This is a predicted structure of a 681-nucleotide part of an RNA (large-subunit ribosomal RNA, domain II) from Chloropicon mariensis.

Context: one part of a larger RNA
């Protein structure tokens, strides 16, 4: 991992609800007695038959109160007793699981430190003090040699460590081997034997070590600690079906209390809902405005100030400065509004609309929820980021299966009672995969656009519209001039149409600029602009708008689902078909309401948490000394049939001694999950 066993809401008490059943006031407890899981006695107690007061008290009424007011709480509804069943509450209280923490015990045969005995350190090197010779000194010091033999001395085995780096990592091995390294007479090492114990010891101190355990050892017990957490929690069928909000919380993955769900009983409304219209309402959101608040652009007047004058001042006068008020202008606003929607929300009224009452309140009992997502809208936050975040609002999911969007909770469409090898539709689709049109009409597009994406940017292309030029010859081409004054002036080393400043005439002319780019040191030189000439019919310039082009780069090899497709892209328009659990037919079931009485008619029957209702099984037990049963019973296989289903029954083989089925009655009553447990493979 698989298979088989085994595995979770139990018992008590005490209260509350609801259901049955006995009494009508109900009930005994605990004890006793017999014929003994029943009977009988047992009235002590409880609960009810009156209540309000804090209480004296008083009582259908009483308390406040000065009150005979008003006002609270009463009067005007049968309860008790057991049984079920369900929820609380105290108990381990569905079950399984802590780290912990507290109490006695047991450990220094690892290891740490120390006590007290004992052991052990190949062989080499080096050469301190001292001390002798000689030298040396006034003596001393002090040198050389030479002896000596010191050292937490060097060098290197054993022995002790344990700094690298492989190798092993289900290892030979819960710490090691291989090859290197450190120490090696010392604060060495080690052998026996003691000592010190958990709130403690020990510790050259790393929170190390205290028996493969150590921020507090290991056993057993308090103890089924306790877990607001995670993980399971076993047969069916039906009827209803939620919430991820709002408030408080040492509160935030938890409670409580409203919300929103079932049941069940009253009580009310022709009530609710929905579609049209209508009719009365308050509003200040879009948008809009700028009277207000505040913001802020130009211009006009210019308080009050700078600056410049005059003047002895007092006081005057000028000003392309700054500028308060105003006045015209052109704006801006979540916290700005003189005016101001559409929806929305409140209340009413019509329809002889449409819906089987589908509705609201109250009480009483049982919940779960209190982490929501994403889409569309309106907005806060960010970055007008995010499968972001936090709001309102409406849909899906959530608790929704079916179709489509290749695939795809949350999009479109569309609500699954069951059966059928019947039929029309939605969505979105009809050339193959692939169910239906190689379907019909105008028309774009050549980019495989279609089958991603902007600024930007181009004589693709198609439609409109305006406007200029043209057979008195346009647009392009192509021949040909394109000239004098004059290198105008000025500036410059130079400036001659062309570095730069000014000016920008006039002449010959068909025409030519004191020159449009090139070009030169400066000139030259090419060409432009404007004319002739040849050609012969259309040529331009702006806007608007379909449908393409470029911009356009991601890591394995290519993605329109794919083959492919010039339609089988893309725009209008038409007809057709195909498509779902929708809708319809046919047949069957189940809940509800009605009408009524067993029938008919409408409608409903998706469904998590969760609530209600029915029911099968399994084990024991009463009726039971029960049908049955070697002519084969329990169990075990296979195979029919029957039930809406949990399961029933039968046949046949197996098996070898038990035991149904019915009406009740008690439970160790139901496994596929728990890193569940046991076995087996």
């Nucleotide at each position: 991992g698989c298979c088989g066993g085994c595995g979770a809401g139990u018992u008590a008490u005490a209260u509350g609800u609801a259901g049955u059943g006995g009494c009508a006031g109900g009930u005994u407890a605990a004890a006793a007695a017999g014929g003994a899981u029943c009977u009988u006695u047992g009235a002590a107690g409880c609960c009810u038959u009156a209540g309000c007061g804090a209480a004296a008290g008083c009582a259908a009424g009483u308390c406040u109160g000065a009150a005979u007011a008003g006002g609270g709480c009463g009067c005007u509804a049968a309860g008790u007793c057991a049984c079920u069943a369900u929820a609380u509450a105290u108990a381990g209280a569905c079950c399984c699981g802590a780290a912990c923490c507290c109490g006695g015990a047991u450990g220094a045969u690892c290891u740490a430190a120390c006590c007290a005995u004992g052991a052990c350190c190949a062989g080499g090197a080096u050469g301190a003090a001292a001390c002798u010779u000689c030298a040396g000194u006034a003596a001393c010091a002090u040198g050389c040699a030479g002896u000596g033999a010191a050292g937490g001395u060097c060098c290197g085995a054993a022995c002790c460590g344990a700094c690298c780096g492989a190798u092993g990592u289900u290892g030979a091995a819960a710490a090691a081997u291989c090859g290197g390294c450190g120490g090696a007479u010392g604060a060495g090492u080690u052998g026996u034997g003691g000592u010190u114990a958990g709130g403690g010891g020990u510790g050259a101190a790393a929170u190390g070590c205290c028996a493969a355990u150590c921020g507090a050892a290991u056993c057993c017990g308090g103890a089924g600690c306790u877990a607001g957490c995670u993980g399971g929690u076993u047969c069916u069928c039906c009827c209803c079906g939620a919430a991820a909000u709002g408030u408080g919380u040492u509160g935030a993955g938890g409670c409580g209390c409203a919300g929103c769900g079932u049941u069940a009983a009253a009580u009310a409304a022709a009530g609710g809902g929905c579609u049209u219209u209508c009719u009365a309402g308050g509003g200040g959101u879009a948008a809009a405005g700028c009277a207000c608040u505040g913001u802020a652009u130009c211009g006009g007047u210019g308080c009050g100030g700078g600056c410049c004058g005059g003047g002895a001042g007092a006081c005057u006068g000028g000003u392309a400065c700054c500028a308060a008020a105003u006045c015209g202008u052109a704006g801006c606003a979540a916290a700005c509004u003189a005016a101001g929607a559409a929806u929305a929300c409140u209340a009413g009224a019509a329809a002889c609309g449409c819906u089987u009452u589908c509705u609201a309140u109250u009480u009483a009992a049982c919940a779960g929820u209190g982490a929501g997502a994403c889409a569309g809208u309106g907005g806060g936050g960010g970055a007008u980021a995010a499968g972001c975040u936090c709001c309102a609002u409406u849909g899906u999911c959530g608790a929704g299966a079916g179709g489509g969007a290749a695939a795809c909770a949350g999009c479109c469409c569309a609500g699954a009672u069951c059966a059928c090898c019947a039929g029309c539709u939605a969505a979105g689709g009809c050339c193959c995969c692939u169910a239906a049109a190689u379907g019909a009409a105008u028309u774009c597009u050549a980019a495989g656009u279609g089958u991603u994406a902007a600024a930007g940017g181009a004589g693709g292309u198609g439609a409109g519209a305006a406007u200029g030029c043209a057979c008195a010859a346009a647009c392009a081409g192509c021949c040909a001039g394109a000239a004098g004054g004059u290198u105008u002036g000025c500036u410059u080393a130079g400036a001659a149409g062309c570095a730069g400043c000014c000016a920008u005439c006039c002449u010959u002319u068909a025409a030519a600029g004191a020159g449009u780019g090139c070009g030169u040191a400066a000139c030259a030189g090419c060409u432009c602009a404007c004319u002739g000439g040849u050609c012969g019919a259309g040529c331009g310039u702006u806007c608007u708008u379909g449908c393409g082009c470029c911009g356009a780069a991601a890591a394995u090899g290519g993605a329109c689902g794919g083959g492919a497709c010039u339609a089988a892209g893309a725009a209008u328009u038409c007809u057709g078909c195909c498509g779902a659990a929708g809708c319809u037919g046919u047949g069957a079931a189940a809940g509800a309401a009605u009408a009524c009485c067993a029938u008919a008619u409408u409608c409903u029957u998706g469904g998590u948490a969760g609530g209600g209702g029915a029911g099968c099984g399994u084990u024991c037990u009463g009726c039971u000394u029960u049908a049955g049963g070697g002519u084969g019973a329990a169990g075990u296989c296979u195979u029919u049939u029957u039930g809406u289903g949990a399961a029933a029954a039968a046949a046949g083989a197996u098996g070898g001694a038990c035991g149904a089925a019915g009406c009740a009655g008690a439970a160790g009553u139901g496994a596929g999950a728990a890193u569940g447990u046991c076995g087996g493979c």
A source record names the gene rrnl.